[in-house]
Context: one part of a larger RNA
RNA sequence: CUCAGGAGAAGGAACUCGGCAAAUUGAUACCGUAACUUCGGGAGAAGGUAUGCCCUGGUAGCUUGUAGGAGAACAUCCGAAGGGCGACGGGGCCGCAGAGAAUCGGUGGCUGCGACUGUUUAUUAAAAACACAGCACUCUGCAAACACGAAAGUGGACGUAUAGGGUGUGACGCCUGCCCGGUGCCGGAAGGUUAAGUGAUGGGGUGCAAGCUCUUGAUCGAAGCCCCGGUAAACGGCGGCCGUAACUAUAACGGUCCUAAGGUAGCGAAAUUCCUUGUCGGGUAAGUUCCGACCUGCACGAAUGGCGUAACGAUGGCCACACUGUCUCCUCCUGAGACUCA
Numbered sequence: 001c002u003c004a005g006g007a008g009a010a011g012g013a014a015c016u017c018g019g020c021a022a023a024u025u026g027a028u029a030c031c032g033u034a035a036c037u038u039c040g041g042g043a044g045a046a047g048g049u050a051u052g053c054c055c056u057g058g059u060a061g062c063u064u065g066u067a068g069g070a071g072a073a074c075a076u077c078c079g080a081a082g083g084g085c086g087a088c089g090g091g092g093c094c095g096c097a098g099a100g101a102a103u104c105g106g107u108g109g110c111u112g113c114g115a116c117u118g119u120u121u122a123u124u125a126a127a128a129a130c131a132c133a134g135c136a137c138u139c140u141g142c143a144a145a146c147a148c149g150a151a152a153g154u155g156g157a158c159g160u161a162u163a164g165g166g167u168g169u170g171a172c173g174c175c176u177g178c179c180c181g182g183u184g185c186c187g188g189a190a191g192g193u194u195a196a197g198u199g200a201u202g203g204g205g206u207g208c209a210a211g212c213u214c215u216u217g218a219u220c221g222a223a224g225c226c227c228c229g230g231u232a233a234a235c236g237g238c239g240g241c242c243g244u245a246a247c248u249a250u251a252a253c254g255g256u257c258c259u260a261a262g263g264u265a266g267c268g269a270a271a272u273u274c275c276u277u278g279u280c281g282g283g284u285a286a287g288u289u290c291c292g293a294c295c296u297g298c299a300c301g302a303a304u305g306g307c308g309u310a311a312c313g314a315u316g317g318c319c320a321c322a323c324u325g326u327c328u329c330c331u332c333c334u335g336a337g338a339c340u341c342a
Base pairs, nucleotide, nucleotide: 001337002336003335004334005333006332007331008330010328011327014326019323027051028050029049030048031047036041038171052093053092054091055090056089061085062084063083064082068078069077070076094098106321107320108319109318110317111316112315113313114312118130119129134169135168136167137166138165139164140163146155147154148153172308173307174306175305177238178237179236182235183234184231185230186229187228188227191226192225193224197220202215203214204213205212206211239257240256241255242254243253266300267297278294279293280292281291282290
């Protein structure tokens, strides 16, 4: 020096990306316990007090229950003995220390995300990802849809629309706006286009001819596409410029262009904000993080869900108390290595 344990004056996070690691807390009984809340929780919230041994005394009491008793009673009740549990209170004793060791929660506040318990990258990721109950759309009438399989057949299901498949969202609460022009899907006895097929007519070859053969291609002709409608919890989309109020500023208001329609509610420098460490407030002596606001949203926004939300989380960020060798600043002890010699 390395590893594993242990102790530390004063300070106590000044360490560091970050309290990582360590320390603190820790048991039982009693007292006491906030915001918020889906009234279940939160909660072991927080915060306190007690705890050994001896005597009273294995006492009071509780329990079981023999003998016995009560009782109309194979019910039930009382209950000496014996067994089990076992105080409150009072008095005393010792130590620095009585849950004397070991086992054995650190706590609180604000906030993001995900409701929750679960699941996951066997071997760098456990999460905000997946799943989830709930919600919605859509398909399916049973020889179901759908899936596997050249097929037979099987699953679905020995089920039958309160069932089964697919897709999206993701507890709960309040809600879920506008657009059907494009794409998709659904519907539509017309019309247009249109394949094979049909084969009117004309023409060529050959033949005396009947014919055979080559070609032309009128007409009829399905789905699809065109066309006409519907449909967004289908895929998706949800504007620009100019002017205007009696300070200024701003623009409820007006004009104009474009569009299928121009983003509603709610939220907003956000897991989204480039400029940006935006501005203001809070917390600090000092805060690119954090919390609360503002809105100028580069480029939020409503089941590709929006906004809230108690509880929950080996989840992310911030703060505080307690605690500490993380640090100021290192020191010592124990053990094992390394190293030197043999």
Predicted 3D model of a 342-nucleotide part of an RNA (large-subunit ribosomal RNA, domain IV) from a metagenome. The full RNA is in RNAcentral, with records from SILVA.